[in-house]
C1' cells in the first nucleotide's frame, strides 16, 4: 500500500470480509536454557490457621530474675516486665463498591484559614494542690468481663505567680489593596503560660514571630450517553441578625423579599473511580485506564461522635442490621478489599517460603527493637529479549515412502550412512565475587561541641549463586499451522450434498488440488494455531476528509425569534490573532544520545518534548468592539403599463336532468356480442312553456399571475404583489433561520343547508374455471354552499434559500430606448439547441447538477419498518416523533449486450389465403405406451421417439428366460517344453444337446538337410463382459435451418461493459450488390467452382444404330457392309440481363419484348457458417474411471422378443359407375443375375414341378400397369368391400406347434366418404399407375430406397395464425416469458409487542416509632461548691405502614414479523404484463387487491 464478494458482463454507489499491530487473556498441540518484567479481569462472595504497629526504665510507683558490696536492716549494678504516662497507631499495605461530582486535571486565590514532629529568632522555665491505675484487702461472672473499700507517684491533672509577647477592646497614628478590607506606631483595660529527666553536658517543657512540610477553602476552564427525561427548586434564591467552624458559606437557626437553575440541555435515568499515560494510527483522531506514580472514595451494611496538629480512624469506640462463632442460656465474640492460605464462582492468575543485609518507616539520647512496606527466592510459555539443539565434507544421487506416461523416471535428497571439527548448552569436579558505606561502636587526633579525619572491631537473607576454569562426548534438546481465491505452498488415494469443511466468496450428489489419511510442499520457531476484545485498514460520521436530480438523503410552502453570516472609507481600542519574556506542566513513560549488565529485552546519566494554561511587554494587516462618513446592497416617492393574483356581491347563454302539454308510434338504450333496464298506463325523437343545481365551449399556448396548494363566463366594489422608467428621499437598515406562527390539492369529519351531473359502497345484467373486477343499467355517501376541524400526496423541476462570476445561436410574454424604419439596444420573466466545465452515466449547462461565499433542512447496507412502546395534536380516521431483538450478503443506481413483449416498423417462407389430395371414423399391416409374463432384452419419447436403431427376430441372430454344462476359459497372442496318429472320412455308444468315447481307414508343407513354416497338447503372462456412467469423452447424427447470418485486423468513439464497420436510402433468393458514410480492409458463410437433366458440336464406333448399297427369311439390322441418324462414352460449346424499350444517380426492376434449346439462379443433387438443445448413441466403433472373475465371462436344448380389456402414432386396403369383372391391345426407366436369372417345352386350375436352352451379361434373362377398343353389371352393404375362418396344398429350410411366404376351393366381418382437430402439395410438382433394388435359405415388405408411365387446380394478395431474419422500444428476465414475481391459507423453527395477573429491584413522598451521639435546656438527680447529667428536647440510622411512580422477569391468550429445495388458493406487479403503473386518501373483498376523487410519469 489494498484484496475478495451485488452483474451475462461494466461503471457507480453501498454494506460484509480478510491481509497489520495489540492484550494482565483463554483453549488445543508441543517444550531444552538464561536474564527482565508480570501474574482473580468474575462474588466489594464467605473465611479455618499464621504473621502484618509498635516503642520508650534516659518521664513514673512497683514486679520479675541474677551479680556485688555490707554483719544484718539495706545498699549498688545489671536484667525483666503488667500499669499510669509519652510519641506512633490519620503513615505504610489492600480494593475500585460508591461517585458524572471543584471527584479528578490545569490554571489562579485564600487581605477567609490550620499545620505534632523539624529548622532559626526571642523570653521564660516560679509557688502550691487534688487525685487516680498499678500494688494489696474483700467479691461478682460459665466467660467476655468487672465491682467496692483501702493506699500511691509521675513530662497525669487543678489553682496560684510572672507577661518578653498574643488575644479582644477604646482613642490616636500609618501603609497597601479591585472590594469586603489590610498594615505600622503610640497609649489605656482586661484575659493567658510552663515539666521535668540523667547527669554536667545535654535532652526536653512554655509564650510568641518567622520558615518548611503537610492539608482545609474558592473559582476560570475541561471531563460519558439518552429529549422515547422539559420543566425543576421551598433552606430554594438573595438579604439582616445570630450561632457554628481553624476559617468563607443557608453551613446551621430566627425574620424579610420572591426569587434561582434551564434549550449554550436545568432536572431525571443508565453507565462510570479521575489523572500521568498505554494501544492503534501518516497525523487528526478512537479505544482503553491492568502493572508503576499522583489525587480521590472505600474497609461486612448503615448512622454516630470520641481522642488527637491530623480521623469521624482498615488490623480503634458506640449503635442498629445481616451473617458466623462460643455459651453454663444469664450473655458473649467477630470482621483478610494486608501477606500466605482455604472454600465459592469462573475459561481463567502463583508460595499457609526466607531476611530485616540494603531502601524506607515508628519509637528510643543510644544501643536496638517492630516492620508480610521492602528485598529475595518459589509456582506458571503468561509477555519481551537473547542462547542452543550442531559445522564442513561426502552421489552407486543408496534403501523405504510417494507419484508416474510403468519398470524407465521424478521427488524425498547432501537429507541419511561414513569421515573429520567443535563443545554455546549438558554432566562432573576445583576456583569464587560486587552488592557494604558517607553503617554503628570504641578510641585517638584537628578545628570547637557536632562535624571531620586516622585506626580497631563488627553486620550478607539471596549464595558457594553470577561468574571463571578443567574434563568428557554430537552426545541432552523440534515443533505448530498451513498449501481453491483472497494468501507463500499440490499429487494421491478414501468418501459420495454422506461424513464433514467455512474468516468471506464457498466446497462435497462417482474422476473433490477446498472433506479424512498419505507424501511433498510453504510460513513461523521453543513455540505454533484458535478463540476473545481494541485500533487499523473505514474518506464506512469525512476538522483534516464525504454527500443529498435518478443509488439513502431538499424541510409541502411561506413569515419570523433565538442564533450564524454580512458593502465602501477614515479614526480608536486590543476581545480574537501574531510575536518575545516569565512561571508553571511531578517523576516515571516517549524520542535522541552516552554508558552498565558477555550481547539485547532491561537499567543509569545528560538533552529534548510534553503540542496545555496563566501572567507580562509588544504589534494592527484581518475579524471583532466603539465612533465618524458614502450609496453601489436593500428600503420609500413619483410616473407607466401587464395580469385566469385574492375577496364579496350582480347577471348571462348553452347543455345535462326533472315536470306540464303538443305532435307521433313501437321499440328505446345498451354491448366485442348481449341482457338487467325504459316503453301502448305511449317510452325513445321532436316542438313549447317551466323548475333547479353545477360547471363556464370557442379564445386556450412550451401563454400569463401567485410563496406554495393553486387560479379561466361577463361585470361592479374592496385588494395583495411583481416588473418597467425617472435618481427626489433613507443610509447596510442586508441574507438565512432552529423553537415558534400562518398558508396548505383531494380524499376524510362535525353541524347547518343544496342536491341537477357524476358517482365509493351497494344491487342487477354480462364474461369467466372462478369474476368479491375490467363492461353494461341502476344508485347512496360524496361531489356544491356557510362555519369549525383535518395537514397529508409522485405536495417532483423528485433538483432548499440568498449574492457574485462564467461562450454562442433561437422562440415567446411584459416594459423603456435608438434609429438609417432593413433592424437594433437595455431590464425582468418564460423555453429550445449548445461550449467550457461537471458527472457514475443517463444527462445539466447564466433558470446550473459549473467556479465560489453564507445559513438551514436531511443521509449513512437491505429487511424488520415509518411498525412496537411512550409522548404531544386530533370528535374520530389518524398525523408528527421514532427505535430494538432477529435476519440476509447483499438491496440499489445509470449504461451495455442478448432473450423476451397479448409494443411498433419493414420482410420472407405450402405459414395463411386460394386449391388438389389425405388422415382422424372401418379391417388389416407395423411401431410405442400401458398391462400381462419366468421372460416378454436394450435404446429412441414435443417439434427434432413412435414402418426409429431393425436394409428381414422360426433355430442362429440374441443382449432376456428355465434347465444342464465349463472355468487360460469359445476366439487372439508372447515365452517355454512335448510332438506331428493334429486332423480328415465312414460306422458305432450314452446323452435333449453341449460334451465324453469306441471301432476302421487315411495322414503335414517348404529346405541350401543347418533347418523354417503350420499345427496339436501342457505350463506360464496376457483374458472375457451387449455389466454401469452419452452428465468423463472421440467419433458420427438430429434440428433451429440451405435461414443470411457470425467474425477478426487496424482505426475512431467511450472510464468501462462495449460500439462504429454490420447502421441508414435503393435493390437481392442471399450482409446480393449500389449510393451515403469514421471507417478502411479482411475471413467463415452466400453465389460460383462439383455432379446430373435438358440444345448443339468435337472424338470413338461393339454387344448400340440402319438412312444410303447388296443379300436373306413366315417375320426380325438377320447377314455383308456402313457410322449419317438415334444411343453410348469423352471433351467442348452455350446463358452474361449480353441486345432492345421504360423506369432509376447507380445496383436492378419491368416487358404475353426479340433471338434462343433453355431468360433471369433453367430443373435437379451434393455442399449445412459461428453456435443451440449437459440434444442421441458406451447396444456400430474407440476409450476414461467404477463393477464381474468356478461368474454380470463361455457352450447347449427349450422358451421369449409375436402376450392382449386398452390408448396412441405411421401406412395399406376400402366404402364404389371417372368403378367392379369378362375379353382384346400399345408403350418405359433404374437395376439385378451363377448355390443365380431363366427364355422355351411338358405336367399341374394354381403355387409349383420336371426337362431343355442363353447369359457372369448395351449380346441372354428377369419384364410392365394406368391407357386404348369392346361386353357386363345398374346403386344394392351390391358381380363393391375383401377381414376372419374352414379345407386342401406349393415352396424354403435339420426344422414352419408356439411363429413363416404362397396357391386354390369354400366363408364373404367392419365399411355408404368419416366430430373437434389435422398433414402434404406451387409443375413435369401434386394426385395415380406399374416396374426394380437392398436385407435374404424363406419371409411376416402394406416399409424403406430408387425408376420410369399418365398428369392437373389454384396463388387476390400479406389482415389474421405458425416459424424466420433486420431496424427500433419497454423490461424488475439472463437457467433469458416453460421467466421473474405477490398475498392470505396450511407445516416447523426464532425473536418480539399487547395481556387478566403473579413476582423482584429502584429512588422519593406522607405518618407513627426511633438506638447511638452532639448539642440545646434543667426543679425533681449528682457534687460542699463550680458545676455535671444517665433527666428533657431537637435532629436522626434503622424499622413499620399508605398511597403513587420508575424499571426488570415471568404469564394462559393473542398480534404482527423473520427463516424454511420441491404443500394450497389465485396471477397483483416487471412487455401497453394481457383493466398503463405509482402516490395520498375513502369503502370494499379469501388473498394478492378492486373502485371512487385529486396529483405525477418514474
Nucleotide at each position: 500500500a489494498g484484496a475478495g464478494u451485488u452483474u451475462g458482463a461494466u461503471c457507480c454507489u453501498g454494506g460484509c470480509u480478510c491481509a497489520g499491530g495489540a492484550u494482565g487473556a483463554a483453549c488445543g498441540c508441543u517444550a531444552g536454557c538464561u536474564a527482565c518484567a508480570g501474574g482473580c479481569u468474575u462474588a466489594a462472595c464467605a473465611c479455618a490457621u499464621g504473621c502484618a504497629a509498635g516503642u520508650c526504665g534516659a518521664g513514673c510507683g512497683g514486679u520479675u530474675u541474677g551479680u556485688g558490696c555490707u554483719u544484718u536492716u539495706g545498699c549498688a549494678c545489671a536484667u525483666u516486665c503488667a500499669g499510669c504516662g509519652g510519641c506512633a497507631g490519620a503513615c505504610g499495605g489492600g480494593u475500585g463498591a460508591g461517585u458524572a461530582a471543584c471527584a479528578c486535571g490545569u490554571a489562579u486565590c485564600u487581605a477567609a484559614c490550620c499545620u505534632u514532629c523539624c529548622c532559626c529568632u526571642u523570653a521564660c522555665u516560679u509557688g502550691g494542690g487534688c487525685a487516680u491505675a498499678g500494688c494489696c484487702u474483700c467479691u461478682g461472672g460459665a466467660a467476655a468481663c468487672g465491682g467496692a473499700g483501702a493506699u500511691u507517684a509521675a513530662u497525669u491533672u487543678c489553682c496560684g505567680a510572672u507577661g518578653u509577647g498574643g488575644u479582644g477592646u477604646a482613642c490616636a497614628u500609618u501603609u497597601c489593596g479591585c472590594a469586603u478590607g489590610u498594615u505600622u506606631u503610640g497609649c489605656g483595660c482586661a484575659c493567658c503560660a510552663a515539666a521535668g529527666a540523667u547527669u554536667u553536658a545535654u535532652c526536653g517543657g512554655u509564650a510568641a514571630g518567622g520558615g518548611a512540610u503537610g492539608g482545609g477553602g474558592a473559582u476560570g476552564c475541561g471531563c460519558u450517553c439518552c429529549a422515547u427525561u422539559a420543566g425543576g427548586u421551598u433552606g430554594u434564591a438573595g438579604g439582616u441578625a445570630g450561632g457554628g467552624u481553624a476559617a468563607u458559606g443557608g453551613c446551621c437557626u430566627a425574620c424579610c423579599u420572591a426569587g434561582c437553575c434551564u434549550a449554550u440541555g436545568a432536572u431525571g435515568g443508565a453507565u462510570a473511580g479521575g489523572g500521568g499515560u498505554u494501544c492503534u494510527g501518516a497525523g487528526a483522531g478512537g479505544a482503553a485506564g491492568g502493572u508503576c506514580c499522583c489525587c480521590c472514595a472505600c474497609a461486612u451494611u448503615g448512622g454516630a461522635a470520641c481522642u488527637g496538629c491530623g480521623a469521624c480512624a482498615c488490623g480503634g469506640u458506640c449503635c442498629a442490621a445481616a451473617c458466623u462463632c462460643c455459651u453454663a442460656c444469664g450473655g458473649g465474640a467477630g470482621g483478610c478489599a494486608g501477606c500466605a492460605g482455604u472454600g465459592a464462582g469462573g475459561a481463567a492468575u502463583a508460595u499457609u517460603g526466607g531476611u530485616c543485609a540494603a531502601u524506607g518507616g515508628c519509637c528510643g539520647g543510644a544501643a536496638g527493637g517492630c516492620u508480610g512496606a521492602a528485598c529475595c527466592a518459589g509456582c506458571c510459555a503468561a509477555g519481551u529479549a537473547g542462547c542452543g539443539u550442531g559445522c564442513a565434507g561426502g552421489a552407486u544421487g543408496a534403501c523405504u515412502g510417494c507419484c508416474u506416461u510403468a519398470u524407465g523416471g521424478g521427488u524425498u535428497g547432501u537429507a541419511a550412512a561414513c569421515u573429520g571439527c567443535u563443545u554455546u548448552u549438558u554432566u562432573a569436579c576445583g576456583g569464587g565475587a560486587a552488592u557494604a558505606a558517607u553503617u554503628a561502636u570504641g578510641a585517638u587526633c584537628a578545628c570547637g561541641u557536632g562535624u571531620g579525619a586516622u585506626u580497631a572491631u563488627u553486620u550478607g537473607c539471596a549464595u558457594g549463586u553470577a561468574c571463571c576454569g578443567u574434563a568428557a562426548g554430537a552426545a541432552u534438546a523440534a515443533g505448530g499451522a498451513u498449501c481453491g481465491g483472497c494468501u507463500a505452498a499440490c499429487u494421491c488415494c478414501g468418501u459420495g450434498c454422506c461424513a464433514g469443511c467455512a474468516g468471506c466468496c464457498g466446497c462435497g450428489g462417482u474422476a473433490a488440488u477446498a472433506c479424512g489419511g498419505a507424501g511433498g510442499a510453504u510460513c513461523c520457531u521453543a513455540g505454533u494455531g484458535u478463540u476473545a476484545u481494541c485500533c487499523g485498514g473505514a474518506u464506512u460520521u469525512a476538522u483534516u476528509g464525504g454527500g443529498u436530480u435518478u443509488a439513502a438523503a431538499g424541510g409541502g410552502a411561506g413569515c419570523g425569534u433565538a442564533g450564524g453570516c454580512g458593502g465602501g472609507a477614515g479614526g480608536u481600542c486590543a476581545a480574537g490573532u501574531c510575536a518575545g519574556c516569565u512561571g508553571u506542566g511531578a517523576a516515571a513513560u516517549g524520542u535522541a544520545u552516552c554508558u552498565g549488565c558477555u550481547u539485547a529485552a532491561c537499567g543509569g546519566g545528560u538533552a529534548c518534548a510534553c503540542u496545555g494554561c496563566a501572567g507580562u511587554u509588544g504589534a494592527a494587516a484581518c475579524u471583532g468592539g466603539u465612533u465618524u462618513u458614502c450609496u453601489u446592497g436593500a428600503g420609500u416617492g413619483c410616473g407607466u403599463a401587464a395580469g385566469a393574483g385574492g375577496c364579496a356581491g350582480g347577471c348571462g347563454g348553452a347543455a345535462u336532468u326533472c315536470g306540464u302539454u303538443g305532435u307521433g308510434u313501437a321499440g328505446c338504450g345498451g354491448u366485442g356480442a348481449a341482457a338487467u333496464g325504459c316503453u301502448u298506463a305511449g317510452a325513445u325523437a321532436u316542438g313549447a312553456c317551466g323548475a333547479g343545481g353545477a360547471a363556464c365551449u370557442c379564445c386556450u399556448a412550451u401563454u400569463g399571475c401567485g410563496a406554495a396548494g393553486g387560479c379561466a363566463g361577463c361585470u361592479u366594489g374592496c385588494u395583495g404583489g411583481g416588473u418597467c422608467g425617472u435618481u427626489a428621499c433613507u443610509g447596510a437598515c442586508g441574507c438565512u433561520g432552529a423553537u415558534g406562527c400562518u398558508c396548505g390539492a383531494a380524499g376524510g369529519u362535525g353541524c347547518g343547508g343544496g342536491g341537477a351531473u357524476c358517482a365509493a359502497a351497494c344491487a342487477g345484467g354480462a364474461u369467466u374455471a372462478g369474476a368479491u373486477a375490467c363492461c353494461c343499467u341502476g344508485g347512496u355517501a360524496g361531489u356544491c354552499c356557510g362555519c369549525a376541524c383535518a395537514g397529508u400526496a409522485a405536495a417532483c423541476u423528485a433538483u432548499g434559500g440568498a449574492u457574485a462570476c462564467u461562450c454562442u445561436c433561437u422562440g415567446c410574454c411584459g416594459g423603456c430606448g435608438a434609429u438609417a424604419u432593413a433592424u437594433u439596444g437595455u431590464c425582468g420573466g418564460u423555453g429550445g439547441c449548445c461550449a467550457a466545465g461537471c458527472g457514475a452515466a443517463a444527462g445539466c449547462g447564466u433558470u446550473a447538477a459549473g467556479u465560489a461565499u453564507c445559513c438551514c433542512a436531511c443521509c449513512u447496507g437491505g429487511g424488520g419498518a415509518g411498525u412496537a412502546c411512550g409522548u404531544u395534536c386530533g370528535c374520530a380516521a389518524g398525523a408528527a416523533u421514532g427505535a430494538a431483538a432477529c435476519u440476509c450478503a447483499a438491496a440499489g443506481g445509470a449504461a451495455u449486450u442478448g432473450a423476451c413483449g397479448g409494443g411498433g416498423g419493414c420482410c420472407c417462407g405450402c405459414a395463411c389465403a386460394a386449391g388438389c389430395g389425405g388422415a382422424g371414423g372401418a379391417a388389416c399391416a407395423u411401431g410405442u405406451g400401458g398391462u400381462u409374463u419366468a421372460a416378454u432384452u436394450c435404446g429412441a419419447u414435443g417439434a427434432u421417439a413412435c414402418g426409429c436403431g431393425a436394409g428381414g427376430a422360426a433355430c442362429c441372430u440374441u443382449a432376456c428366460c428355465c434347465g444342464g454344462g465349463u472355468u487360460u476359459g469359445a476366439a487372439u497372442u508372447g515365452c517355454u517344453g512335448a510332438u506331428g496318429u493334429c486332423g480328415g472320412u465312414a460306422u458305432u455308444u450314452g446323452g435333449a444337446g453341449a460334451c465324453a468315447g469306441a471301432u476302421a481307414c487315411u495322414u503335414c508343407c517348404c529346405u541350401u538337410c543347418g533347418g523354417g513354416g503350420c499345427g496339436u497338447c501342457a505350463g506360464u503372462g496376457a483374458a472375457g463382459g451387449u455389466g454401469c456412467u452419452g452428465c468423463a469423452u472421440g467419433g458420427u447424427u438430429g434440428u433451429c435451418g440451405u435461414c443470411a447470418g457470425c467474425u477478426c485486423g487496424u482505426g475512431c468513439c467511450g472510464u468501462g461493459a462495449g460500439g462504429u464497420g454490420u447502421c441508414g436510402g435503393c435493390u437481392u433468393a442471399a450482409g446480393u450488390g449500389c449510393c451515403a458514410u469514421a471507417a478502411c480492409g479482411a475471413g467463415c458463410g452466400c453465389a460460383a467452382c462439383c455432379c446430373u437433366u435438358g440444345c448443339c458440336g468435337u472424338u470413338a464406333g461393339u454387344u448400340g444404330c440402319c438412312a444410303u448399297c447388296g443379300g436373306g427369311u413366315c417375320a426380325u439390322g438377320c447377314c455383308g457392309g456402313g457410322c449419317a441418324c438415334u444411343c453410348u462414352a469423352u471433351u467442348g460449346g452455350g446463358a452474361c440481363u449480353g441486345c432492345c424499350a421504360u423506369c432509376g444517380u447507380a445496383a436492378g426492376a419491368u416487358g404475353u419484348g426479340a433471338g434462343g434449346a433453355a431468360g433471369g439462379u433453367g430443373g435437379g443433387g451434393a455442399u449445412g457458417a459461428c453456435g443451440u438443445c449437459a440434444a442421441a448413441u458406451c447396444a456400430g466403433c474407440a476409450c476414461g474411471g467404477c463393477c464381474c472373475u468356478u461368474a454380470u465371462g463361455u457352450c447347449c436344448g427349450g422358451g421369449g422378443c409375436g402376450a392382449c380389456a386398452c390408448a396412441c402414432g405411421u401406412g395399406u386396403u376400402a366404402c364404389a359407375a371417372u368403378g367392379g369383372g369378362g375379353g382384346g391391345u400399345a408403350c418405359a426407366g433404374u437395376g439385378g443375375g451363377a448355390a443365380g436369372c431363366u427364355a422355351c417345352c411338358u405336367g399341374g386350375c394354381g403355387a409349383c414341378a420336371g426337362g431343355u436352352u442363353g447369359c457372369g451379361g448395351a449380346u441372354c434373362c428377369c419384364c410392365a400397369a394406368a391407357u386404348c377398343c369392346u361386353u357386363u353389371c345398374u346403386c344394392a352393404g351390391u358381380u363393391c368391400g375383401g377381414a376372419u375362418c374352414g379345407g386342401a396344398g406349393u415352396c424354403u429350410g435339420u426344422a414352419a406347434c408356439u411363429c413363416g411366404a404362397c396357391u386354390c376351393c369354400g366363408u364373404g366381418a367392419a365399411g355408404u366418404u368419416g366430430g373437434a382437430u389435422u398433414c402434404g402439395c406451387u409443375a413435369g410438382u401434386a394426385a395415380u399407375c406399374g416396374c426394380g433394388c437392398a436385407u435374404c435359405a424363406g419371409c411376416c415388405a402394406u416399409g424403406g430406397c430408387g425408376c420410369g408411365g399418365u398428369g392437373a387446380a389454384u396463388a387476390c394478395g400479406u389482415u389474421c395464425c405458425c416459424g424466420g431474419g433486420c431496424c427500433u422500444u419497454g423490461u424488475a428476465c439472463a437457467c433469458a416469458c416453460c421467466g421473474c414475481c405477490c398475498g392470505u391459507c396450511a407445516a416447523g423453527c426464532c425473536a418480539u409487542g399487547a395481556a387478566a395477573g403473579c413476582u423482584g429491584g429502584g429512588g422519593g413522598c406522607g405518618c407513627c416509632u426511633g438506638a447511638a451521639g452532639u448539642c440545646c435546656g434543667u426543679a425533681a438527680c449528682c457534687g460542699c461548691g463550680a458545676g455535671g447529667a444517665u433527666c428533657g428536647g431537637c435532629c436522626u440510622a434503622g424499622g413499620g405502614u399508605g398511597a403513587a411512580c420508575c424499571u426488570g422477569g415471568u404469564g394462559a391468550u393473542u398480534g404482527g414479523g423473520g427463516c424454511u429445495a420441491a404443500g394450497u388458493c389465485g396471477u397483483a406487479a416487471c412487455a401497453a404484463g394481457g383493466u398503463a403503473g405509482c402516490c395520498g386518501u375513502a369503502c370494499c373483498g379469501g388473498a394478492a387487491g378492486g373502485u371512487g376523487c385529486g396529483g405525477c410519469u418514474g
Molecule: small-subunit ribosomal RNA
Organism: Bacteroidaceae bacterium